[in-house]
RNA sequence: UUAUCAAGAAAAGUGGAGGGAAAUGGCCCUAAGAAACUUUAGCAACCUGAUUACAAUCAAGGUGCUAAUUCCAUCCUGUUAAGGGAAGAUAA
Numbered sequence: 001u002u003a004u005c006a007a008g009a010a011a012a013g014u015g016g017a018g019g020g021a022a023a024u025g026g027c028c029c030u031a032a033g034a035a036a037c038u039u040u041a042g043c044a045a046c047c048u049g050a051u052u053a054c055a056a057u058c059a060a061g062g063u064g065c066u067a068a069u070u071c072c073a074u075c076c077u078g079u080u081a082a083g084g085g086a087a088g089a090u091a092a
Base pairs, nucleotide, nucleotide: 001092002091003090004089005088010040011039012038013037014036018029019028020027023074024073025072026071041066042065043064046062047061048059049058050057051056070087075084076083077082
């Protein structure tokens, strides 16, 4: 810089109090065990590989991910509903 972000997918072990990016406000998760680490499993399909009509299909090697829309709001438009933006995340 470009693209996507309403879908999808968790168990075990260690650990021992926080976590949901930061701030504020809310709302949630959490001793029926948070974060983190490890193992195994899974999801997805950006890159990659195969087929190929270059459209598509399949695979899953490199990443990523596996509570809640990126949990919601914050700035702008709008009576509301909603839309856009900013910030962030991931990939190339």
Predicted 3D model of a 92-nucleotide RNA (SAM riboswitch aptamer (S box leader)) from Empedobacter stercoris. Its mean pLDDT, the model's own confidence on a scale to 100, is 84. The RNAcentral record of the sequence draws on MGnify.